This is a predicted structure of a 506-nucleotide part of an RNA (small-subunit ribosomal RNA, 5' domain) from an uncultured bacterium. Its mean pLDDT, the model's own confidence on a scale to 100, is 85. The RNAcentral record of the full RNA draws on ENA and SILVA.
Context: one part of a larger RNA
RNA sequence: GGACGAACGCUGGCGGCGCGCCUAACACAUGCAAGUCGAACGAGUGAGAGAGAGCUUGCUUUCUCGAGCGAGUGGCGAACGGGUGAGUAACGCGUGAGGAACCUGCCUCAAAGAGGGGGACAACAGUUGGAAACGACUGCUAAUACCGCAUAAGCCCACGACCCGGCAUCGGGAAGAGGGAAAAGGAGCAAUCCGCUUUGAGAUGGCCUCGCGUCCGAUUAGCUAGUUGGUGAGGUAACGGCCCACCAAGGCGACGAUCCAUAGCCGACCUGAGAGGGUGACCGGCCACAUUGGGACUGAGACACGGCCCAAACUCCUACGGGAGGCAGCAGUGGGGAAUAUUGCACAAUGGGGGAAACCCUGAUGCAGCGACGCCGCGUGAGUGAUGAAGUAUUUCGGUAUGUAAAGCUCUAUCAGCAGGGAAGAUAAUGACGGUACCUGACUAAGAAGCACCGGCUAAAUACGUGCCAGCAGCCGCGGUAAUACGUAUGGUGCAAGCGUUAUCC
Repeated sequence: GGACGAACGCUGGCGGCGCGCCUAACACAUGCAAGUCGAACGAGUGAGAGAGAGCUUGCUUUCUCGAGCGAGUGGCGAACGGGUGAGUAACGCGUGAGGAACCUGCCUCAAAGAGGGGGACAACAGUUGGAAACGACUGCUAAUACCGCAUAAGCCCACGACCCGGCAUCGGGAAGAGGGAAAAGGAGCAAUCCGCUUUGAGAUGGCCUCGCGUCCGAUUAGCUAGUUGGUGAGGUAACGGCCCACCAAGGCGACGAUCCAUAGCCGACCUGAGAGGGUGACCGGCCACAUUGGGACUGAGACACGGCCCAAACUCCUACGGGAGGCAGCAGUGGGGAAUAUUGCACAAUGGGGGAAACCCUGAUGCAGCGACGCCGCGUGAGUGAUGAAGUAUUUCGGUAUGUAAAGCUCUAUCAGCAGGGAAGAUAAUGACGGUACCUGACUAAGAAGCACCGGCUAAAUACGUGCCAGCAGCCGCGGUAAUACGUAUGGUGCAAGCGUUAUCC
């Protein structure tokens, strides 16, 4: 000098764009943050409509149809999006390869198909337990829920004459013959559309393996028993001590194993001429985690933040028998701290989930609020004005400085304020932002300047006070009676809605 997620002191006019718990991965009141589909299904309720009966002719009642609304069964989603960085020195990340060892819902393309049956369980009704949370028993019922049977282009399993290829185990194709596994309907007058099943290919996403790179300490030198390898079996989507039985005795290490400490990694960001050094806030990619520890279930996908089970700590309810909870989602509270915001508006846009659609949901997101926290822009007036006014400071008492500065005169209106108009963002409609941005008009110099420094480094000096005191200080150093260095005043210098200080990095 530059930088900053900054803080502190003094000061503070406006706007745009960004950023805002770095500390306690501390504890959390309250509200919201993941639903949707009635065009999968059976009940329930039911505006309204039609028909009938009774009669007090405008009421009651019965039947049928029925928009809408739903708790329940079922489907898809909830594994995305959002948060945090505790753990992790690791194939975690980065980069480059490999998978002849793998999976992939929704989507795209292609091929083939959907025949015929069955039995349940919720809801519901009844009985019943419990303070509650929540159950238990009996009975009824539907489906795109569940289960047999049939069929099999192709698929799977164990064979397999034969053909092709390779990278070792092998990979691809194929006549034949044996065994096995599918399906669901809905809407519509219909056309048709949306679905369903099997197979292949693609796309997307994921999983695994390897080369290289990735911080400190030797005042850590030895470490290791599923440890290292083999055979077999299991397990997985798949390779593998991944797991198990048996066998062998190996494996790693001064090219730093093991242990300790620290730490999410990267694109990037800061600095620097560069090499390098430092950092990993915001934004983007990957990883890990969701009170702590463990476990699996469902599913294409989780070992699952707003799912389940167990254990633990904590908090709450309780009729003491037993239950409920998890903000490192958005706001917000307490606490910690030098320190970090609103319990806001809207789904209008972009995107996501569901749905045939209308639409619903979306604290993602878009916006608004607060904060000079940062960057950028603008303003606080312009011209003229010497009797060099007054005041103030100083003085050699003549003057000098403040100083064209002020006043006065003549103008202007950026910003702010007032009034009128008023968008784009949306595509026919639909705008939270917002009567916002912007434009126009009238109006008044009015409403808008501070902070640090002035001994040298380093731009800028005098007076008074103080008297090694009070104090200053980044370094050198000032102060003990004329201090350009302390304090105040006047003047000056620098930067400016900021200026200084502190912490940290280059």